[in-house]
RNA sequence: CGAGUCGACCGGGCAGUCGCUGGUAGCGGUGCCACGCAAGUGGUGCUGCUGCUGGAGGAAAGUCCGGGCUCCACAGGACAGGGUGCCAGGUAACGCCUGGGGGGCGUGAGCCUACGGAAAGUGCAGCAGAGAGUAGACCGCCUAAGGCCUGUGCUCGCACAGGCACGGCAAGGGUGAAAGGGUGCGGUAAGAGCGCACCGCGCAGAUGGCAACAUCCUGCGGCUUGGUAAACCCCACCCGGAGCAAGGCCAAAUAGGAGCUCGUCAAGCGUGGUCCGCGUGUGAGUUCGGGUAGGCCGCUCGAGGUUACCGGUGACGGUAAUCCCAGAUGAAUGACUGCCGCCGCUCCGAUUCGGGGUGGAACAGAACCCGGCUUAUGGUCGACUCGCUCU
Numbered sequence: 001c002g003a004g005u006c007g008a009c010c011g012g013g014c015a016g017u018c019g020c021u022g023g024u025a026g027c028g029g030u031g032c033c034a035c036g037c038a039a040g041u042g043g044u045g046c047u048g049c050u051g052c053u054g055g056a057g058g059a060a061a062g063u064c065c066g067g068g069c070u071c072c073a074c075a076g077g078a079c080a081g082g083g084u085g086c087c088a089g090g091u092a093a094c095g096c097c098u099g100g101g102g103g104g105c106g107u108g109a110g111c112c113u114a115c116g117g118a119a120a121g122u123g124c125a126g127c128a129g130a131g132a133g134u135a136g137a138c139c140g141c142c143u144a145a146g147g148c149c150u151g152u153g154c155u156c157g158c159a160c161a162g163g164c165a166c167g168g169c170a171a172g173g174g175u176g177a178a179a180g181g182g183u184g185c186g187g188u189a190a191g192a193g194c195g196c197a198c199c200g201c202g203c204a205g206a207u208g209g210c211a212a213c214a215u216c217c218u219g220c221g222g223c224u225u226g227g228u229a230a231a232c233c234c235c236a237c238c239c240g241g242a243g244c245a246a247g248g249c250c251a252a253a254u255a256g257g258a259g260c261u262c263g264u265c266a267a268g269c270g271u272g273g274u275c276c277g278c279g280u281g282u283g284a285g286u287u288c289g290g291g292u293a294g295g296c297c298g299c300u301c302g303a304g305g306u307u308a309c310c311g312g313u314g315a316c317g318g319u320a321a322u323c324c325c326a327g328a329u330g331a332a333u334g335a336c337u338g339c340c341g342c343c344g345c346u347c348c349g350a351u352u353c354g355g356g357g358u359g360g361a362a363c364a365g366a367a368c369c370c371g372g373c374u375u376a377u378g379g380u381c382g383a384c385u386c387g388c389u390c391u
Base pairs, nucleotide, nucleotide: 001387002386003385004384005383006382007381008380009379010378012340013339014338015337016336017335018334020055021054022053023052024051025050026049027048028047029046030045031044032043033042034041035040057363061374062373064372065371066370067369068368069243070242071241072240081239082238083237084236085235086100087099088098089097090096101115102113103112104111105110116234117233121232122231123228124227138173139172140169141168142167147164148163149162150161151160152159153158154157181199182198183197184196185195186194200223201221202220203219204218205217206215207214208213247297248296249295250294257288258287259286260285261284262283263282268280269279270278271277304323305322306321307320308319309318310317311316342360343359344358345357346356347355348354349353
């Protein structure tokens, strides 16, 4: 200098002017309630002005996972359904985090990993290929034994020679993602765990480790169970449902409901042979309850922040001190100007650097609250790796 890996931090600062939205104090205006003969006093709500003071994020986002909180349901157990899945720890909890183990990728710093069970059972596997799961023989290799054919010999049913595959084999070739351990030596007609050595695999033990697991350790087994479980399934563990539009309180107009009082037509209808009576209808007033609009609570002090010390490799935990840090709802948290800071381009002086001009500043907006994950995004710094060059 180039290419990369990991981690941490920041997400502009100050001043002025004009606004928005909470809290609070003072001075006013005004409604209601209580007490009082009254003047007035006290409480409470709304509102104006002034002063002081708080006011978005690292992701407020996606709403994917976990919890708090609220209401509903619930004796206990089982089934169904869903989720998680190496080990140990952290945590309120988690599918998150930390540390470790196994496997994979990278020259490396490092990164990725649903990573329990395939000898409980079931299913699945295109094409190619002889054969794809109780293996198989296309090319090939062999002619020892048995069989068949031919020739020769003779003691006439045997010997010798040559050949065949209907016999043997799975070493080599070929197909495939995958062909039922690998290499070597022996062995054989040719071969083969057929035998042996080493490696691999499985089982048991020993040693180390809390464990996952590891071992230049020991013994046994010729090797027997191919792959696939983010296929069904089996095993272990976890899980009740809905969500702040949860849930609670106050409560208008209109309509409808119920009770009471008064009035009205007494005409109709029902009951009945008829009358009285009873029920039914209608208007006004009044009371009550449900519920809508609207308002209030829930609402922000919390698994809370900061600092120091202690324990721990770490996630994290403990102790002490200190701080109060948005609470809106047609939804505030902003706009303009100046200076400084940051980054880029350019000009001048020029070794770092200094000065001038000019441009830029991303992603994005709380809505009950927390812990995570994921995604979006501008920049700064540090540690480390690989390559090249110079001294």

Model confidence (mean pLDDT): 77 of 100. A computed fold for a 391-nucleotide RNA from a Pseudomonadota bacterium, annotated as Bacterial RNase P class A. The organism belongs to Pseudomonadota, within Bacteria. It matches the Rfam family "Bacterial RNase P class A". Rfam describes the family as follows. Ribonuclease P (RNase P) is a ubiquitous endoribonuclease, found in archaea, bacteria and eukarya as well as chloroplasts and mitochondria. Its family is annotated with dimeric ribonuclease P complex, ribonuclease P activity and tRNA processing in the Gene Ontology. By type it is a ribozyme. The gene name in the source record is rnpB.